Annotation
Large-subunit ribosomal RNA, domain VI from a Gammaproteobacteria bacterium, 271 nucleotides, folded computationally. Lineage of the source: Bacteria > Pseudomonadati > Pseudomonadota > Gammaproteobacteria. The sequence was found in a public genome assembly. Model confidence (mean pLDDT): 90 of 100.
[in-house]
Context: one part of a larger RNA
RNA sequence: CGUUGGAAACUUGAGGGUGAGCUGUCCUUAGUACGAGAGGACCGGGAUGGACGUAUCUCUGGUGUUCCGGUUGUCACGCCAGUGGCACUGCCGGGUAGCUAUAUACGGAAGGGAUAACCGCUGAAAGCAUCUAAGCGGGAAGCCCCCCCCAAGAUUAGGUUUCCCUGGGAACUCGAUUCCCCUGAAGGGCCGUCGAAGACUACGACGUUGAUAGGCUGGGUGUGUACGUGCAGCAAUGCAUUUAGCUAACCAGUACUAAUUGCCCGUGAGG
Numbered sequence: 001c002g003u004u005g006g007a008a009a010c011u012u013g014a015g016g017g018u019g020a021g022c023u024g025u026c027c028u029u030a031g032u033a034c035g036a037g038a039g040g041a042c043c044g045g046g047a048u049g050g051a052c053g054u055a056u057c058u059c060u061g062g063u064g065u066u067c068c069g070g071u072u073g074u075c076a077c078g079c080c081a082g083u084g085g086c087a088c089u090g091c092c093g094g095g096u097a098g099c100u101a102u103a104u105a106c107g108g109a110a111g112g113g114a115u116a117a118c119c120g121c122u123g124a125a126a127g128c129a130u131c132u133a134a135g136c137g138g139g140a141a142g143c144c145c146c147c148c149c150c151a152a153g154a155u156u157a158g159g160u161u162u163c164c165c166u167g168g169g170a171a172c173u174c175g176a177u178u179c180c181c182c183u184g185a186a187g188g189g190c191c192g193u194c195g196a197a198g199a200c201u202a203c204g205a206c207g208u209u210g211a212u213a214g215g216c217u218g219g220g221u222g223u224g225u226a227c228g229u230g231c232a233g234c235a236a237u238g239c240a241u242u243u244a245g246c247u248a249a250c251c252a253g254u255a256c257u258a259a260u261u262g263c264c265c266g267u268g269a270g271g
Stems, first nucleotide, its partner, number of pairs: 001153001005164007015150003019147001022050007034039001052107005060101004067094005072087006111145003118138004165270001167181005172175001182268001187265004191207005212258003215254005222246002228241005
């Protein structure tokens, strides 16, 4: 820009996809059929794996330089105590969210159609025979569907539902013409607060008729028993207060802070 008024939401599926498509073992049928025996099935039913793929983070783990703790050296806060800086995050032990695999769940199936090799029925040419010449069946992990994904620029531009707009004048070259005034809907955008969305954009949530982010409060989780004080000990240290104190990205609640006020696009019933 188009899709023949504009808009919002939900869709159909022509067509397309270097989407998927794999396979073992065990049990049973059955030590049956078969076979002198040794051995040992088809068909069918069930279970459980491998590799691969998709999704997810409840579990098990990893990471987690934004959380907690321990600890060495040194410097600083006047000193003690308590803290902070630097030393690869100084080193070390744990660890929330997120991300993640070795973790968890699921998938290949089943089914339909047409076939290949091949196996047949009926059957002439050729009184026989012959699956073939006419005709009719069976038959593959393969083909077309089925399953998953994209998809109406599918210009054949689809469908459904809902929402919105019901003014006036002038000019000429009289047209799907141009200009002026009024009007400016539904809806969209700008802008702002953000996001398990993201390079940008896009997408999604919210903007006071508000829980969008921050803060605060509560909870959870993690760490592991804070500071101070008291007691014991010459002291290092220990014990009590105290399952304390602190606690990121988590879950709620709460307008305290910031999403202010606004502006722009989009028209007037659709030859």